[in-house]
RNA sequence: GCACUCGUAGCUCAGCUGGAUAGAGUACUCGGCUACGAACCGAGCGGUCGGUGGUUCGAAUCCACCCGAGUGCACCA
Numbered sequence: 001g002c003a004c005u006c007g008u009a010g011c012u013c014a015g016c017u018g019g020a021u022a023g024a025g026u027a028c029u030c031g032g033c034u035a036c037g038a039a040c041c042g043a044g045c046g047g048u049c050g051g052u053g054g055u056u057c058g059a060a061u062c063c064a065c066c067c068g069a070g071u072g073c074a075c076c077a
Stems, first nucleotide, its partner, number of pairs: 001073007010026004019057001028044005050066005
């Protein structure tokens, strides 16, 4: 340099062929339970869906470019 895969909550991930409010577990906070704590139960907080632009009535999902991570190939006077 070329090709492919990936990027969604602090972390690990889901989101089926585009469809209206983006979710789960865990962590964190509060409450319950307990003699206390852990565990367990309930609630809450937490998101520019990597960025910009485009297509569409409608985009996490499709397209283009860019950024970042990984894999393979090529180059290496």